Context: one part of a larger RNA
This record gives sequence, C1' cells and structure tokens, in this order.
RNA sequence: GAUUGAACGCUGGCGGCAUGCCUUACACAUGCAAGUCGAACGGUAACAGGUCUUCGGACGCUGACGAGUGGCGAACGGGUGAGUAAUACAUCGGAACGUGCCCAGUCGUGGGGGAUAACUACUCGAAAGAGUAGCUAAUACCGCAUACGAUCUGAGGAUGAAAGCGGGGGACCUUCGGGCCUCGCGCGAUUGGAGCGGCCGAUGGCAGAUUAGGUAGUUGGUGGGAUAAAAGCUUACCAAGCCGACGAUCUGUAGCUGGUCUGAGAGGACGACCAGCCACACUGGGACUGAGACACGGCCCAGACUCCUACGGGAGGCAGCAGUGGGGAAUAUUGCACAAUGGGCGCAAGCCUGAUGCAGCCAUGCCGCGUGUAUGAAGAAGGCCUUCGGGUUGUAAAGUACUUUCAGCGAGGAGGAAGGCGUUAAGGUUAAUAACCUUGGCGAUUGACGUUACUCGCAGAAGAAGCACCGGCUAACUCCGUGCCAGCAGCCGCGGUAAUACGGAGGGUGCAAGCGUUAAUC
Repeated sequence: GAUUGAACGCUGGCGGCAUGCCUUACACAUGCAAGUCGAACGGUAACAGGUCUUCGGACGCUGACGAGUGGCGAACGGGUGAGUAAUACAUCGGAACGUGCCCAGUCGUGGGGGAUAACUACUCGAAAGAGUAGCUAAUACCGCAUACGAUCUGAGGAUGAAAGCGGGGGACCUUCGGGCCUCGCGCGAUUGGAGCGGCCGAUGGCAGAUUAGGUAGUUGGUGGGAUAAAAGCUUACCAAGCCGACGAUCUGUAGCUGGUCUGAGAGGACGACCAGCCACACUGGGACUGAGACACGGCCCAGACUCCUACGGGAGGCAGCAGUGGGGAAUAUUGCACAAUGGGCGCAAGCCUGAUGCAGCCAUGCCGCGUGUAUGAAGAAGGCCUUCGGGUUGUAAAGUACUUUCAGCGAGGAGGAAGGCGUUAAGGUUAAUAACCUUGGCGAUUGACGUUACUCGCAGAAGAAGCACCGGCUAACUCCGUGCCAGCAGCCGCGGUAAUACGGAGGGUGCAAGCGUUAAUC
C1' cells in the first nucleotide's frame, strides 16, 4: 500500500447492488418448511345445490370431499462442516454394472379367485394406542392362459407378464348397467437412447523421524457364498507373501475443488458468499421399503438429555425458515406472496412449496448523489497571534441575485404476464360437422414487491459534516496550562519552568458519510 463475512471509539443525509453466528456439530418454547391424485377404489364426516318430507329428517342425485385402501413423491430441494490425509476431492483413463419418470422402436393388455382397511357392534387403556366378531371395493393381492423379445440350458427343452380409467358417438345388439366404434391417459414384456448413479486405476495437492519398522484376511491362488457389478467383499483350504528413508506405520491438523486476497511475476495466504463433489442429521449401531436410502422433518435397538403420566406406560430431536436461552468482541424479522422461475402430484383446473421471488433490520462492504450556486472588502464584529504598526480566520459571514438534485407533500404511471379460461377459424385424428390435439384471431381476466421504477407539479437555502492528524519517518505551527508530574508513543523517542511531541485553544493538513484504532493475510 492492498484486502476483510470483521469488531471497537467518535460521527451519521439519501439511494442502488451485495453480504450478515467465523464462537457451543450447545440446548431449544411456538408457528410454518412435503404433499398430491375422486380421471385407481369402497364410500359420505363437513359445506353448497337439488329431490322427497309426517318438517324430526331422508336420499351420494350433483358440485365437491374429512378419514381410509391404493398410486406417485417424500433419496429432490434446503442446512451444516463434526468426522475424513483417503472408502474424500481435482484431472485423465478404464470395464465387470444398475436405472423410476423422459425419448424412439417391437409385441401384448385374455379369463378367473380369495381377502382386507374404511364401516358396524363390543372390549381394554389415564394417554399413546390396541384387540375380537361381522360386512365390502380396487390400477391392492394371488393363480390360470398366452410368450415377439427376455432368462436358464445338457441346445432336446424349460421358466416367467399385464389393469384398468376417462371423454365423445352414427348405425346394430342390450339383462338398460352397457356391449360396439373412436380418442386420450395408463398397464406388461423387451431393444436402443438420453441423463443420472455404483465400481476400478494412474497422477496431484500438509506438518512432524524427539513416529522406523508396519501387516494374519494380512499378500496371492483354488473351491463355495454374496452383490446390480470387478474384487479377500466374505468363507474353507493351500502358499508366505505385501507395504516401507522415493518416508510405510503412528501422531497432529484439515472437508476438497472451481476459485478468493495479495504480488510486476514467481510465489505466499485463504476456501465467507456463488457453483461442483463429499460427509453428517441428539450420540452409537442396524436393517426395512423402494428404481434409488442403510433415509435431516421414516422405522427398530441401546445411551445421554427434555417433557407428559392415573406410576402401569408413553412422547421428542431447528447443522430447514423465523425465533428463544447460552457462549461471544460480534452477526438480522417469530414479515409478505406463490405474481415470476423451478420442483412434487394431477388429463386439467388446481393444490402444496420458509426452494424461490420480495420486503424488514445493520454505513458490514462496493458504487453513485447531496449537504447549495453566483456575487459580495467597510477586508465588519468576534476569536487567535502580535515586534502594537498590524497579521490571520477571510469572500469566509452578513447582504444581494438565483437554483431546487435528494429528502417532504400531491398527481400520473411502464416493465417484470408468459400462461390459464371462454369463444372462434384452419389443419390433424376419426365413420363423424362430436370429443381430443396443434396453430392463429377475438373477449374478459392473473402482480407479493407496490404509496414500484420513472415522469410532472408545489414550497423553500429551506432538512443534511464529521473524524484523525500537525517532532522526524509523514502533508500540516503558534499561544496558554503543566513542570520526569499529569500524560503521549508504530519506531526513534517527548515531559525535570519559554514543550511545534503532554492537555486546551486558534490556525493548518488529510480523508469524507465516514474517519480512526485493533485483529488478520500478502
């Protein structure tokens, strides 16, 4: 000098854009953060409409829909950096794998069965919850048939599948439910792809030798097992290997990278925010479900802690967003909205989304603007200094003439909005002028921010300057007070009676809504 997720002192007008628990991976009150689908299912607790009514009510008939069965999601998104020196990360390679949703292709989607929740009745329990009996449905569950692919094979053969739902409709049939036709969404088998993931190797990135030997599933082989998959991954047997001064092992420290800061560079230091990867979710262990987890807001066991209890037994996990206590020099609101972007579910409308978009707080940082402009010498008064002549503050003020950024008040006012809905035209599809899909036209609409940005008007210089320093380094000097005292100080050093070095004042210098100090890095 540059820099910072900074803090402290004094001061503080506005705006834009960013950042904001670095310490106790300490403990957490409260609310919210993952749901959705009635176009899978039986149904009807609530609301609205309709029908009937003996006016009590009844009927799922319609819109819808609590709880339940079922599907998909919950493995993403969000947080933190404890552990980890290599099961991690970065780069470059590799072969023995998996893959829900998505895309492209091929072939199917036939016919049956038995249950069970909800519900009803009863029972137990303080609660959490649980049990018994009975009834019922499915895209829940299980056989049978079939098998283009697929798997196994001794190549003869063997094994293994599915589910329906919704919209519209001219003939024909009908038990009046529908069949049938068609469109859409699904379902099963399989091939390929995309993206994603699992695995293996090489190279690279840290400190200590006051850590020199380490290792028995250890190193390799064979047989068995396990896995989606290679492999001591595991197991039995056999052999005795394997790593190491090119630093094994041990100990300490540490998430890694893109990058950030500094520096002319080489290098040095760091890894907040943003992005990629990894690890973790009260502590330790375990598996279940599933395409995917050994799963932050799932389950089981053990432990510590907290809470409820009728003492028998139960409940919990903010390193999600806010917020509280504590720790600390120190770090924010128990805000608004799904309008946009994205995600989950759904045919869709839509619902959910503390992701996200915004707002609030803080000069924490960067950037921009303002605190007025011109004129004005009697060089006023006052202050300070003085050689008492004057000098300086100083065109500074006052005065005169203007301007009105920003803040204030009032009015207008984009863009962020694409979509979705209704209607209509053309095309596609179809038996069809229906339905559905694509594209276009028209119509009424969808904004948290928001009193938005921006523009115009009004009034009036009106509301807006401090901080540090002035001995040398280092830009800037005098007076008074003090008298090795009080004090200053980054280094050299000042202060013991004229201190440009202490304290005050006047003046000056430097930065400026900041300025200094401290800490830290180069």

Description
Small-subunit ribosomal RNA, 5' domain from Platyophrya macrostoma, 522 nucleotides, folded computationally. Model confidence (mean pLDDT): 89 of 100. The organism belongs to Platyophrya, within Eukaryota. Its Rfam family is "Bacterial small subunit ribosomal RNA". Its Rfam clan is "SSU clan". The RNAcentral record of the full RNA draws on ENA.